[in-house]
Molecule: c-di-GMP-I riboswitch aptamer
Organism: Pseudomonadota bacterium
RNA sequence: UGCGCGCACGGGCAAAGCCGUCGAAAGGCGGCGACGCAAAGCCCCCGGCCUGACUGCUCGCCGUUAAGCAAAGGUAGCGGGGUUGCCGGU
Repeated sequence: UGCGCGCACGGGCAAAGCCGUCGAAAGGCGGCGACGCAAAGCCCCCGGCCUGACUGCUCGCCGUUAAGCAAAGGUAGCGGGGUUGCCGGU
């Protein structure tokens, strides 16, 4: 330097749950905690999934409320893609 190989070494991350906190919610963050992870590092570009307060549209309607649709909100631990990279092996 290439491979992307992960049996073993060193180290890393941390699901559910509980507590606190932010949020309308989905969910995020911090602590405890380990189900798992070789990119479970980072990026919503594509598809999927979750949420619907505000806003827009549709329908009903005149009770200014109910219902439906829409992400500009989330999910990188749903998949694809992009990008960077530790330790060792070879």